[in-house]
RNA sequence: AUUGAACGCUGGCGGUAGGCUUAACACAUGCAAGUCGAGCGGAAACGAAGGUAGCUUGCUACCAGGCGUCGAGCGGCGGACGGGUGAGUAACGCGUGGGAAUUUGCCUAAUAGUGGGGGAUAGCCCAGAGAAAUUUGGAUUAAUACCGCAUAAUCUCUACGGAGUAAAGGUGGCCUCUCCUUGGAAGCCAUCGCUAUUAGAUAAGCCCGCGUUGGAUUAGCUUGUUGGUGAGGUAAAGGCUCACCAAGGCGACGAUCCAUAGCUGGUCUGAGAGGAUGAUCAGCCACACUGGAACUGAGACACGGUCCAGACUCCUACGGGAGGCAGCAGUGGGGAAUAUUGCACAAUGGGCGCAAGCCUGAUGCAGCAAUGCCGCGUGUGUGAAGAAGGCCCGAGGGUUGUAAAGCACUUUCAGUAAGGAGGAAAAGUAUGUAGUUAAUAUCUGCAUACCCUGACGUUACUUACAGAAGAAGCACCGGCUAACUCCGUGCCAGCAGCCGCGGUAAUACGGAGGGUGCGAGCGUUAAUCGGAAUUACUGGGCGUAAAGGGUGCGUAGGCGGCACGGUCAGUCGGAUGUGAAAGCCCCGGGCUUAACCUGGGAAUUGCAUUCGAUACUGCCGAGCUAGAGUAUGUUAGAGGAAAGUGGAAUUCCCGGUGUAGCGGUGAAAUGCGUAGAUAUCGGGAGGAACAUCAGUGGCGAAGGCGACUUUCUGGAUCAAUACUGACGCUGAGGUACGAAAGCGUGGGGAGCAAACAGGAUUAGAUACCCUGGUAGUCCACGCCCUAAACGAUGAGAACUAGAUGUUGGGGGGGGUUGCCCCUCAGUGUCGCAGCUAACGCGUUAAGUUCUCCGCCUGGGGAGUACGCCGGCAACGGUAAAACUCAAAGGAAUUGACGGGGACCCGCACAAGCGGUGGAGCAUGUGGUUUAAUUCGAUGCAACGCGAAGAACCUUACCUGCCCUUGACAUUGACAGAAUCCUGUAGAGAUACGGGAGUGCGCUUCGGCCUGGACAACAGGUGCUGCAUGGCUGUCGUCAGCUCGUGUCGUGAGAUGUUGGGUUAAGUCCCGCAACGAGCGCAACCCUUGUCCUUAGUUGCCAUCAUUUAGUUGGGCACUCUAGGGAGACCGCCGGUGAUAAACCGGAGGAAGGUGGGGACGACGUCAAGUCAUCAUGGCCCUUAUGGGUAGGGCUACACACGUGCUACAAUGGCCGGGACAGAGGGCUGCUAACUCGCGAGAGUAAGCUAAUCUCACAAAGCCGGUCAUAGUCCGGAUCGGAGUCUGCAACUCGACUCCGUGAAGUUGGAAUCGCUAGUAAUCGCGAAUCAGAAUGUCGCGGUGAAUACGUUCCCGGGCCUUGUACACUCCGCCCGUCACACCAUGGGAGUGGGUUGCAAAAGAAGUGGGUAGGCUAACCUUCGGGAGGCCGCUCACCACUUUGUGAUACGUGACUGGGGUG
Repeated sequence: AUUGAACGCUGGCGGUAGGCUUAACACAUGCAAGUCGAGCGGAAACGAAGGUAGCUUGCUACCAGGCGUCGAGCGGCGGACGGGUGAGUAACGCGUGGGAAUUUGCCUAAUAGUGGGGGAUAGCCCAGAGAAAUUUGGAUUAAUACCGCAUAAUCUCUACGGAGUAAAGGUGGCCUCUCCUUGGAAGCCAUCGCUAUUAGAUAAGCCCGCGUUGGAUUAGCUUGUUGGUGAGGUAAAGGCUCACCAAGGCGACGAUCCAUAGCUGGUCUGAGAGGAUGAUCAGCCACACUGGAACUGAGACACGGUCCAGACUCCUACGGGAGGCAGCAGUGGGGAAUAUUGCACAAUGGGCGCAAGCCUGAUGCAGCAAUGCCGCGUGUGUGAAGAAGGCCCGAGGGUUGUAAAGCACUUUCAGUAAGGAGGAAAAGUAUGUAGUUAAUAUCUGCAUACCCUGACGUUACUUACAGAAGAAGCACCGGCUAACUCCGUGCCAGCAGCCGCGGUAAUACGGAGGGUGCGAGCGUUAAUCGGAAUUACUGGGCGUAAAGGGUGCGUAGGCGGCACGGUCAGUCGGAUGUGAAAGCCCCGGGCUUAACCUGGGAAUUGCAUUCGAUACUGCCGAGCUAGAGUAUGUUAGAGGAAAGUGGAAUUCCCGGUGUAGCGGUGAAAUGCGUAGAUAUCGGGAGGAACAUCAGUGGCGAAGGCGACUUUCUGGAUCAAUACUGACGCUGAGGUACGAAAGCGUGGGGAGCAAACAGGAUUAGAUACCCUGGUAGUCCACGCCCUAAACGAUGAGAACUAGAUGUUGGGGGGGGUUGCCCCUCAGUGUCGCAGCUAACGCGUUAAGUUCUCCGCCUGGGGAGUACGCCGGCAACGGUAAAACUCAAAGGAAUUGACGGGGACCCGCACAAGCGGUGGAGCAUGUGGUUUAAUUCGAUGCAACGCGAAGAACCUUACCUGCCCUUGACAUUGACAGAAUCCUGUAGAGAUACGGGAGUGCGCUUCGGCCUGGACAACAGGUGCUGCAUGGCUGUCGUCAGCUCGUGUCGUGAGAUGUUGGGUUAAGUCCCGCAACGAGCGCAACCCUUGUCCUUAGUUGCCAUCAUUUAGUUGGGCACUCUAGGGAGACCGCCGGUGAUAAACCGGAGGAAGGUGGGGACGACGUCAAGUCAUCAUGGCCCUUAUGGGUAGGGCUACACACGUGCUACAAUGGCCGGGACAGAGGGCUGCUAACUCGCGAGAGUAAGCUAAUCUCACAAAGCCGGUCAUAGUCCGGAUCGGAGUCUGCAACUCGACUCCGUGAAGUUGGAAUCGCUAGUAAUCGCGAAUCAGAAUGUCGCGGUGAAUACGUUCCCGGGCCUUGUACACUCCGCCCGUCACACCAUGGGAGUGGGUUGCAAAAGAAGUGGGUAGGCUAACCUUCGGGAGGCCGCUCACCACUUUGUGAUACGUGACUGGGGUG
């Protein structure tokens, strides 16, 4: 885009077209083929008019078949057309173009004729049988029925002499001639018929060329088969049929068989070529319940005819009969699905008829259904307060929307009423005229007049009337694809054409608002074509995506060198015929327009005939030598086959020497060996393979070929000449060869070695490793026929830059050698153009062309099943489908990963020191418990974490008791100062009181403050860190991460950023299709280390005084404090490096190579952490999930883990003496001194808002003493008692002190952590939080080590490279069995119905042949009969049917095989 459609929702009108695609299933009922009285005998029915009779005055009978007419019958014509259907048919069925051996009723034209006889038979009547259908006998009768006779040809036959063969009359009219004469008969005229013949037209039959679906898993088919002769038969040619003869005919250009199918004009689609289709309309064919058969006829083997057989249905009196909607309606059934048992012959057409006319479910119309196409309408204009309502909102508004309302107007269509074409012309009657004729009859033609004919139809159309009045839906809105928001839902419900949506903010589900598209329709489903160059003729491919046959030879076929002549088959051009009409297209015309109808043209690309052209192809003839081949000569070679020969090595045997191991492995063991191995020497046997040479070297078609010699043999190359003269290329089938393994028969068997055995390894180890070992490997003969049979690249030919190796020839140059140039044939590497998706190929093409063959068409199923062929078998060849998926695949890119590689780094390992893991305790977590044990953090990167400090508070949890505009905020209205003191009840919140006070200051007359009630609202540590902001952790202080421009690539991307060095560093240098730049690194900042300078109080004290005391005077030199500067930069020297960057060493220096430490954290990763710091979207609660309050809980305790403290002791504990810090804190505070207390502390009380006072004695260390290796003078848990302090309050649940008690623990398994120098270890001090409460955290100083060979390994990281089937990225992906469920399928003992071959049986009806039985009108007859015919019988053919045996497709089947999906 389309449809004979169906379904869903909706539905106003008209025109027009189409309407059982399924069950060629079965059919009730009605109708669909009759007509002619002008062929005939006639008169059953109906009717009209007149008369007569009977008479019950409207009936019967008769005149009288007399008239109009007409049932049944005889006869004629028509029932072969029209209408239906598509079952069958793969065919001369259809289409197209030809042909000759034919027929043709009615029609047209022409010629001739139409004479004279005869015998029957329906009907009617009588009698009979039967339920009926029907039928028997007798009598009688007509014809345009039937039969002779005559005549007859340009008709037929012919032995060319001849012979044979026909007919029917009817109707109307006239008396001119003849006869009777009312009027008729003969006759005449006209007309319709009839007979014969010819010609035409129409229609039909037959034959041929070409075209006409799929299957080769259908390869052979055929006996009347193919042809001939003769005969028969037909309308006609012909094996159409028969007899005889011959043995042919068809087939890979697809016979036969199977399946499917009516064919065509056309229709749909497409740019076309094509593809699909064959409704309606038109042409042809076939069929008419199924099968068979003929009759009649011009025509049939006959839809509404006959006969027979069968199935089915119906009637029946059971004896018998009847029927055929695939005609029009209609019914049942089937189905997703397809209409009225309508009207009329008015028109068109058909049959009959002289005609009127009759018949006509053809046809014309109407009815039903939006089934399609076309047209029209459902209003038009105006109308902003942008109404109300709805929806959204950023709360302002936006949108629906000029839409509505309102105002003004119109009236198509529908409705009502009235009017009203056209489809109608004929025919008939009358008159006139012309023709015919003897004729003014008739008849025919023409003209005029009259009369009459409409189913549709309440027609089309026109007018009037009324009133916006009666008339809009459907689908969609994530992308493709035009159109977006809200709510609901929460991987549910659902959507979906593909991709895919939905797991709490869904433009994708459902609803709504809005929008988009189409519109009396709109969607969905089904189907066809297109897009699809996705079967490629136009117009594709095959190295790696699917696809080159394993390789030759060669048949058919296809293709084929140069030049000449002929021919004209192909090819090209002209003409003629045909290519039906309709349709498509163009130009007109008619319906108001359109659809539709109609006129003309064009087109119909085809076929046939004919006339030309002759380049090319073909064919024929005669040539040529460039292709191909032959001869002569040469060369190289693992080319092939056979026979023989050789040496090295392994093994075995014999002998010698010799002694304890050998062998084997990662390490071992099995094995061999004291019966003498291994080792070594000598001799022998046997089999197999041929080191070095050896080479991307050679040969061969491929497989493949490797010691040497000989024989036989195939091919190739080169050079020069001679010869043949296109002999060529390819190659379906065919045929030959064809590694390894395997098979058969017979040999052989050293080594190796499937299977097998043993030993190891391992969780196991039917493996890898080891020790053995059989087939086999070898030979001969015969099979097998497959490989990653690979260059994953078919063969042949031509053309298209080069460079450089190498093998075999030839030529030339120069030459002592080495060499150089040209050329032919091979074999490699690189590379231009070109090609390619890229990789890559590139004269050995995957480039540009030609010829031929093979092969491919998404993945899986499957190279499988079945069938067939081959094979001894193994198996090979050929080769599907159901079902299932939305991918499978190629090349390249970026990452990530690797028990890949190269390089490098880090307390990563190693080297060391000290710990943890064992004990007790502290603290956190899990778990458990509980009314609650609030919540969060969970590998590294949670677990002394949020928490820099839970007795109440905190507090979020639990239990109880209370409050509801609320503990808190804002706004509005009302009232009032606020506030302070205090009582009672209660656990308290709270409730009820008492007293004081009664406004204030500024006044910009707004307000500030308090109270109760009311609303909006507050409030939430409720949920979502996977909706978020902010902040933080981590990789990682790792050295990386990017950009602009340019360049390369189809692109993703690459380059830069890689490389060579170097660095802590993408730090720097050099090189480079890159050149630059940014974020990171470093530096700038703070601190510390040295010096200088400035300033000296609360700091300091060298010198001078003075003191218990820097206490004081004095001084600021030093220390120190805190401001400012200097200093360090690989700067200098030497070496290394590339003369660079840099590195190594040295000097100087307080400090040396970023001096130490800190702050500082790139692009990003982990949906990392946090909604409980805070902020915040959405959701949820609102007398509660909010608020208040008391008590309890967060402190529980069989257990497990993390982080710490204290220890286990002598480098120590205890006692005594006595020395040296730094950095901090302090007014709700630090608190001196003094007194009291064993002590915690208490009392009292100076100083200090701090370089001034104070916390505050630093401790380890040092000196002296004691303890002597023990559960201790170690260790301090636990428990008892007594106290201190803080605080409303230490019970749950604080810290500290004293006295007493004195647990575990004697250095800690597997495992694991920190640290590289002022570091580890060890020692104390301070601070934050804080009323009180550190073993934690953050700081401070004192003492103060050991070790680092080095980068193999573990972990983490960086850069380059490589492989990849990974990309939620190795915690990835993924294979097979097994278990379960479902699905389709193969095999299967069989079984069921179908189709069909062959061999038989059977034989109705019918036709043909025969006929000895019977019957018999016409004709003949010599009257006896004959001719002819009928019946019967019989033969042949033959349908149904039956039997046997095959083939074939399908259904089903216990069980079974694999496959697919989950």

Source information: Small-subunit ribosomal RNA from an uncultured prokaryote, 1462 nucleotides, folded computationally. Its Rfam family is "Bacterial small subunit ribosomal RNA". Rfam links the family to the GO terms structural constituent of ribosome and ribosome. The coordinates come from a structure-prediction model, not an experiment, and the mean pLDDT is 84.